[in-house]
RNA sequence: GGAUGGGGUAGAGGCGCAAGACUUAUCAGUAACUUUUUAAUAAAUUGGACCUAUAAAAAGUGAAAGGAAGUUUUGCCGAAGCCUUUAUUUUCUGGUUCAAGAGAUUAAAGGCUGGGUCUGUAUAGAAUAUAUACAGGACUGUCAUUAAAAUACACCCGUAUUUUAAUGUUGAGCUAUCUCAUUA
Numbered sequence: 001g002g003a004u005g006g007g008g009u010a011g012a013g014g015c016g017c018a019a020g021a022c023u024u025a026u027c028a029g030u031a032a033c034u035u036u037u038u039a040a041u042a043a044a045u046u047g048g049a050c051c052u053a054u055a056a057a058a059a060g061u062g063a064a065a066g067g068a069a070g071u072u073u074u075g076c077c078g079a080a081g082c083c084u085u086u087a088u089u090u091u092c093u094g095g096u097u098c099a100a101g102a103g104a105u106u107a108a109a110g111g112c113u114g115g116g117u118c119u120g121u122a123u124a125g126a127a128u129a130u131a132u133a134c135a136g137g138a139c140u141g142u143c144a145u146u147a148a149a150a151u152a153c154a155c156c157c158g159u160a161u162u163u164u165a166a167u168g169u170u171g172a173g174c175u176a177u178c179u180c181a182u183u184a
Stems, first nucleotide, its partner, number of pairs: 002183010014077001016076009032061008045100007080113008089104004114140002117137008141170001143168011
C1' cells in the first nucleotide's frame, strides 16, 4: 500500500419522515340540555340473564374528541409505516352482567417495504377529506454492467473522473472517514 471481514463516526436522496404548539375549516345545527305533546316494555356487532329504565315529534339553546390544512419548533434518513403472535388496559346496549366478535393504547418477538406521486380495489372514517394494504403507471435516489463524448495522466495500448443513454438490482444498502483482525 492492496484485498477480505468486524466495529464506530459523519453524511446524501426530497412536495423526504415523525412528534409537539398555535390558528382555521369540517365534524354539525350532530350529540347533549330545557319546554310541550304522543306512545310504550325491550332495541346491542352476535347470542343470553336480570332490571324497568325510556322512545318519538315540535320549538329553543347548542358542543367536543378523533381525523385534515397552514405556520412554526424539535428529533431524524428503517427516518417511518404495515402485518402476525403474546401480554396489559379499554371501547362498541336504556342500565347491570356472561360469552363471542370487531376496534383502540402500550410493550416484546418475528417478518415486509429505498423514496415520494397518480390511478383502481378493499378496509377505516361523518366525509367525495384523509390514512393504510395490494396491483399497475410514469418519476426519482444508490450501486453494478455496456456504449458514446469531454477532461486529466500516459503517449501502440490504456487508466481514472464527469455527463448522457440503455439494462438490472434495491436500505442489514450507499458515500466519506477512523479503528481492529486476517492476508498474497